Predicted 3D model of a 350-nucleotide part of an RNA (small-subunit ribosomal RNA, central domain) from Candidatus Thiopilula aggregata. RNAcentral holds the full RNA, with entries from Greengenes. The coordinates come from a structure-prediction model, not an experiment, and the mean pLDDT is 86.

Context: one part of a larger RNA
C1' cells in the first nucleotide's frame, strides 16, 4: 500500500464561514490530455519459466524460444473522464407578496418577591433542627401597617412548543439587524457539496481594568453529629455571581450519532405555512409541504436497539481509531497576564 472500523466496545474537530485541493446535473459540437487498439524500436548478458540437444545419469552445461507487465516514437478508435466553444433548467441563488418564532444587538418601562432605613401599633420571645446550639431580641425584635432605597430574577401563560450553526435564547415596549418556511409568476443559467491550512463565535469557572453589590454562595469563622467530622445539617460571611470593555478557549460543549445528495412499507400526535371537501357558524375531513416527538415493517446490528430526522441501500469530501496502564503525561514548539490550553512521545510494566 491493500484492508477494518468510529451511537454504548479505540475512533465524528463544540460549532459555522472559507482558501488550496477533492468531488460535481443536462444537451450538442469540437479536441484527443487521460483512457483503449496496432506497428515499430528499445527494454545487456547470465538467472527464472518452457522445448530440444550434450557429458553413462543427476547437478552442470549448450541452443532456441518465452518472459522483461517499462519508456519512445508514430498510425488509429472516441463510450466515459479532462479542456473550449454554443446552450438547457430539475440543482443552488435573485426579484415578488405572505407567515411564525424566547433568533441577536441598544435603549426605556413594569409588578410580586428578598434586603435594608424611617415612622406607627405591640410585647418576649424569635430563628433553626431529627434533636440541639452558636445567631437576633426589653438599647424593643419576631409579626403587622404606611413610606423610601437598592439590586437581580421575570411566577401564571408553557407545551418531548418555538428560534438559533454550536453554545445558547423567556416580564413589557420602542428602534437596528440576521436567519428559516409557504405560494404562484418571472429572471440568473451549475453559479454547487465538501473542506487541510485559515478564521470567526464559543456554556461555567477563571484572569485584568472600573463600576454595583439584594438574595444566594467556594474560602473562612462558629454551633451541632461523630471514635474522629479539615464533611453532610445550622448561624454567619468574603470572592464571585449583575454591568461595561479587554483575556482565557475549555465540558458528560450529547443524539456520546460531521456534513451534503438520492432511494427504500406504513400508523399516530403535535407545530408553522398552502391547496381542496361538506357546512349557517363552529368543529371536522383530504391533499401537500417545512419542522418536531411515539410507535414499527423490510434490512441493518455482537446485543442493546436504529428504523424517511437511519445506526437501512448507495455517492462525493473532511475528522479521527488501531491492546491496558505509563499519559493526554515528559520534552519541544505555538498561544496565554496568569491558571492553563493546544500539539504529542518514550522507557517501563501487564
Nucleotide at each position: 500500500c491493500u484492508g477494518g472500523g468510529c451511537g454504548u466496545a479505540a475512533a465524528g474537530c463544540g460549532u459555522g464561514c472559507g482558501u488550496a485541493g477533492g468531488c460535481g446535473g443536462u444537451u450538442a459540437a469540437a479536441u484527443g490530455a487521460g483512457u483503449c487498439g496496432g506497428a515499430u524500436g528499445u527494454g545487456a548478458a547470465a538467472g527464472c519459466c518452457c522445448a530440444a540437444g550434450g557429458c553413462u545419469u543427476a547437478a552442470c552445461c549448450u541452443u532456441g524460444g518465452a518472459a522483461u507487465u517499462g519508456c519512445a516514437u508514430u498510425c488509429g478508435a472516441u463510450a466515459c473522464u479532462g479542456u473550449u466553444u454554443a446552450g438547457c433548467u430539475a440543482g443552488a441563488g435573485u426579484a415578488c407578496a405572505g407567515u411564525a418564532g424566547a433568533g441577536g444587538g441598544a435603549a426605556g418601562c413594569g409588578g410580586a418577591a428578598u434586603u435594608c432605613c424611617u415612622a406607627g401599633u405591640g410585647u418576649a420571645g424569635c430563628g433553626g433542627u431529627g434533636a440541639a446550639a452558636u445567631g437576633c431580641g426589653u438599647a424593643g425584635a419576631u409579626a403587622u401597617u404606611a413610606g423610601g432605597a437598592a439590586g437581580a430574577a421575570c411566577a401564571c401563560c408553557a407545551g418531548u412548543g418555538g428560534c438559533g450553526a454550536a453554545g445558547g435564547c423567556g416580564g413589557c415596549u420602542u428602534u437596528c439587524u440576521g436567519g428559516a418556511c409557504u405560494g404562484a409568476u418571472a429572471c440568473u443559467g451549475a453559479c454547487g457539496c465538501u473542506g487541510a491550512g485559515g478564521u470567526a463565535c464559543g456554556a461555567a469557572a477563571g484572569c485584568g481594568u472600573g463600576g454595583g453589590g439584594a438574595g444566594c454562595a467556594a474560602a473562612c469563622a462558629g454551633g451541632a453529629u461523630u471514635a474522629g467530622a479539615u464533611a453532610c445539617c445550622c448561624u454567619g460571611g468574603u470572592a464571585g455571581u449583575c454591568c461595561a470593555c479587554g483575556c482565557c478557549c475549555u465540558a458528560a460543549a450529547c443524539g456520546a450519532u460531521g456534513a451534503g445528495a438520492a432511494c427504500u412499507a406504513g400508523a399516530u400526535g403535535u407545530u408553522g405555512g398552502a391547496g381542496g371537501a361538506a357546512a349557517u357558524u363552529g368543529a371536522u375531513c383530504c391533499u401537500u409541504u417545512a419542522g418536531u416527538g411515539u410507535c414499527g415493517c423490510a434490512g441493518c446490528u455482537a446485543a442493546c436497539g436504529c428504523a424517511a430526522u437511519a445506526a437501512g441501500u448507495u455517492c462525493u469530501c473532511c475528522g479521527c481509531c488501531u491492546g491496558g496502564g505509563g499519559a493526554g503525561u515528559a520534552c519541544g514548539g505555538c498561544c496565554g497576564c496568569a491558571a492553563g490550553g493546544u500539539u504529542a512521545a518514550a522507557a517501563c510494566u501487564c